[in-house]
This is a predicted structure of a 71-nucleotide RNA (transfer RNA) from Notoscopelus resplendens. It matches the Rfam family "tRNA". It is annotated as a transfer RNA. The source organism's lineage runs through Eukaryota, Eumetazoa, Gnathostomata, Actinopterygii and Notoscopelus.
RNA sequence: AGAGGCUUAGGUUAAUAGAAAACCAAAAGCCUUCAAAGCUUUAAAUGGGAGUGAAAAUCUCCCAGCCUCUG
Numbered sequence: 001a002g003a004g005g006c007u008u009a010g011g012u013u014a015a016u017a018g019a020a021a022a023c024c025a026a027a028a029g030c031c032u033u034c035a036a037a038g039c040u041u042u043a044a045a046u047g048g049g050a051g052u053g054a055a056a057a058u059c060u061c062c063c064a065g066c067c068u069c070u071g
Base pairs, nucleotide, nucleotide: 001070002069003068004067005066006065007064010024011023012022013021026042027041028040029039030038047063048062049061050060051059
């Protein structure tokens, strides 16, 4: 320099264009003499920006980051 892939909650993964789910972690409460475990509840995310479309995490373009390949 060229090509391909990936980016979703603090972490790891889901989600045929029909509108974001779960597990772990965190916080609060219950239980307990106190803890741990268990139960209940809460907060937390689509990398950024445009476009198409009635409707975008999903399709297209640009930018950023990460990984792989060629040289």

A source record names the gene trnW.